Context: one part of a larger RNA
RNA sequence: CGUAGGAGCAUUGAAAGGAUCUCUCCUUAGUACGAGAGGACCGGGAGGGACGUACCUCUGGUGUACCUGUUAUCGUGCCAACGGUAAACGCAGGGUAGCCAUGUACGGAGUGGAUAACCGCUGAAAGCAUCUAAGUGGGAAGCCCACCUUAAGAUGAGUGCUCCCUUGAGGCCACGGGAAGACGACCCGUUUGAUAGGCGCUAGGUGGAAGUGCAGUAAUGCAUGCAGCCGAGGCGUACUAAUAGGCCGAUGG
Numbered sequence: 001c002g003u004a005g006g007a008g009c010a011u012u013g014a015a016a017g018g019a020u021c022u023c024u025c026c027u028u029a030g031u032a033c034g035a036g037a038g039g040a041c042c043g044g045g046a047g048g049g050a051c052g053u054a055c056c057u058c059u060g061g062u063g064u065a066c067c068u069g070u071u072a073u074c075g076u077g078c079c080a081a082c083g084g085u086a087a088a089c090g091c092a093g094g095g096u097a098g099c100c101a102u103g104u105a106c107g108g109a110g111u112g113g114a115u116a117a118c119c120g121c122u123g124a125a126a127g128c129a130u131c132u133a134a135g136u137g138g139g140a141a142g143c144c145c146a147c148c149u150u151a152a153g154a155u156g157a158g159u160g161c162u163c164c165c166u167u168g169a170g171g172c173c174a175c176g177g178g179a180a181g182a183c184g185a186c187c188c189g190u191u192u193g194a195u196a197g198g199c200g201c202u203a204g205g206u207g208g209a210a211g212u213g214c215a216g217u218a219a220u221g222c223a224u225g226c227a228g229c230c231g232a233g234g235c236g237u238a239c240u241a242a243u244a245g246g247c248c249g250a251u252g253g
Stems, first nucleotide, its partner, number of pairs: 001153001005164007015150004021049007033038001051107005059101004066094005071086006112144002118138004165253001170248004174190005195241003198237005204230003211224005
């Protein structure tokens, strides 16, 4: 810009894409078959592999300053207690959220249709024979459908419901943000408010703070005390900031 008024939501599905895998074991059954050796079709059940999709409850990884330990050195006058630096975490032990796989769940199921090679039935031309000439059946991981996703710029532009008619339906900007994100976009919120931060409580992490007391010559240990500290999670709370506002928009189709 179009979809012959302008919008919001919900849809149909032309078309397109994805997927389509495979193994072992048990049973049927040591049956059919076979002299034996051997050893099934069909059907039922169980467990794997690779691949794919989603997720983070579990198992783990990461988690750059969340907790703890610790060496050297410098600083806060000193002790104690802390802070800085040691190459973009000094080193080391753990680790919430998020992200992730090696973890978890699920998937390739089932049923049809038309067929290929091939196997048939009936059957003449050609009194026989012949799957074919008329007619007709079976038959594949392949084809169509079915399964999952996108999808009306499908210009063949579809459909339904509701709203609006300048007394403005709706949208955009702005602002607070987000499991959304390079930027646009998308989604939520904007005081009629829990959107983010702060604060309170808490899940969870770390692992027992400082100070004081006690024991010990001391290093240190014990008690106070599952302590102290803590980023993203959860619940709550208007303390701070979402203020103030601006623009587009159908002229009766």